[in-house]
Molecule: RNase P RNA; transfer RNA
Organism: Synergistaceae bacterium
RNA sequence: GGAGUACGACAGGCAGCCGCUGCCCGUAAGGGGAGAGGAAAGUCCGGGCUCCAUAGGGCGAGGCGCUGGAUAACGCCCAGCAGGCGCGAGCCUGGGAAAGUGCCACAGAGACAUACCGCCGGCGAAGCCGGUAAGGGUGAAAAGGUGAGGUAAGAGCUCACCAGCCGUCAGGUGACUGGCGGGCUAGGUAAACCCCGCUUGGAGCAAGACCGAAUAGGGGGGGAUGAGGCGGCCCGCUGACCCCCGGGUACGGUCGCUUGAGACAAGGCGUAAGUCUUGUCCUAGAUAAAUGGUUGCCAUCUACAGGACCCGGCUUAUGGAGUGCUCCCUCA
RNA sequence: GGCGGCAUAGCCAAGUGGUAAGGCAGAGGACUGCAAAUCCUUCACCCCCGGUUCAAAUCCGGGUGCCGCCUCCA
Numbered sequence: 001g002g003a004g005u006a007c008g009a010c011a012g013g014c015a016g017c018c019g020c021u022g023c024c025c026g027u028a029a030g031g032g033g034a035g036a037g038g039a040a041a042g043u044c045c046g047g048g049c050u051c052c053a054u055a056g057g058g059c060g061a062g063g064c065g066c067u068g069g070a071u072a073a074c075g076c077c078c079a080g081c082a083g084g085c086g087c088g089a090g091c092c093u094g095g096g097a098a099a100g101u102g103c104c105a106c107a108g109a110g111a112c113a114u115a116c117c118g119c120c121g122g123c124g125a126a127g128c129c130g131g132u133a134a135g136g137g138u139g140a141a142a143a144g145g146u147g148a149g150g151u152a153a154g155a156g157c158u159c160a161c162c163a164g165c166c167g168u169c170a171g172g173u174g175a176c177u178g179g180c181g182g183g184c185u186a187g188g189u190a191a192a193c194c195c196c197g198c199u200u201g202g203a204g205c206a207a208g209a210c211c212g213a214a215u216a217g218g219g220g221g222g223g224a225u226g227a228g229g230c231g232g233c234c235c236g237c238u239g240a241c242c243c244c245c246g247g248g249u250a251c252g253g254u255c256g257c258u259u260g261a262g263a264c265a266a267g268g269c270g271u272a273a274g275u276c277u278u279g280u281c282c283u284a285g286a287u288a289a290a291u292g293g294u295u296g297c298c299a300u301c302u303a304c305a306g307g308a309c310c311c312g313g314c315u316u317a318u319g320g321a322g323u324g325c326u327c328c329c330u331c332a
Numbered sequence: 333g334g335c336g337g338c339a340u341a342g343c344c345a346a347g348u349g350g351u352a353a354g355g356c357a358g359a360g361g362a363c364u365g366c367a368a369a370u371c372c373u374u375c376a377c378c379c380c381c382g383g384u385u386c387a388a389a390u391c392c393g394g395g396u397g398c399c400g401c402c403u404c405c406a
Base pairs, nucleotide, nucleotide: 001328002327003326004325005324006323007322010319012298013297014296015295016294017293018292020035021034023032024031025030037304041315042314044313045312046311047310048309049204050203051202052201056235057234058233059232061200062199063198064197065196066080067079068078069077081094082093083092084091085090095195096194100193101192102189103188104187116136117135118132119131120130121129122128123127144162145161146160147159148158149157165182166181167180168179169178170177171176208255209254210253211252218245219244220243221242222241228238229237247405248404262281263280264279265278266277267276268275269274333402334401335400336399337398338397339396342356343355344354350386358374359373360372361371362370379395380394381393382392383391
């Protein structure tokens, strides 16, 4: 210098003037102070909160899935293990296929137990019978792999090494790893059904509670022989309203609503994710919906994009820089 | 704001692991004196990007676009 890889931050700054939405002080005039994001997005997971049983039982259905940890919880995160990819930094994946079932198109003799060609042996010989998975052919996939011995030809038939399985010993909390011994084989697919383990009640702030205005508590149907709550069914609980048509209001007000698994700093524990203690701080709460405009200076002349009950994650969109590490080239 | 569904040719659509039926329309050809009708042929990156699998329109994840439902009172 180039190529790559991982990570965590930032998101124009300062000042003046004029506006917008809340809050505080003030009788008022006015004054003071606050005001979008790392993704506010997608709504893909998890939780809080509210109502329905203090959320119940069974079947069914869904979700997750190496091990240990962390958490309010998770499919996220951290640390490790195994396999695969990469020269490497590093990245990707993760229960069970010797419980059972299904599928494996075309090709091929055969797709899970089979002999098409070939090889070897025999015979009653243009063929048939037997042996053979070494060789050929088909295919994504065909009987552990390589080598040697052995044999009629062959074959874990025997041996060495490698891979896999089982047993045992040692280490590790564990996934697993290493040693020794054994026999010699077992196709793939579970983001197919399924099995095993863990887990999930439903609806969602337009949840839900209160106040106000107006109208026809009008019509039909169902209902204590049980409506509805209760997403598929049954049990169980609850116990008087429910559905449709029609009518009113014109999107009325208040609460829920922002102090919270909160932010920052220091210290302790932990490899880390994280957690504990102490101190300081308060940092949007709108409802057709507020963050803008303009001037001056600096500057790399400015990406993706805006709250709508709130948090923890993931994913997606996006700008220019930085740091650690790896590989290659050049120079000293 | 919340919840749910759909996407296959220009249009309507079947297919739910084995290489995409059918109808209308379009293009070319046959038939005809010329047309119509009829017959034959043709027209698909299955919305996009990844993954699982030997193999994906189909199964899984992410994205894009479109559609529907949910508000107050008695």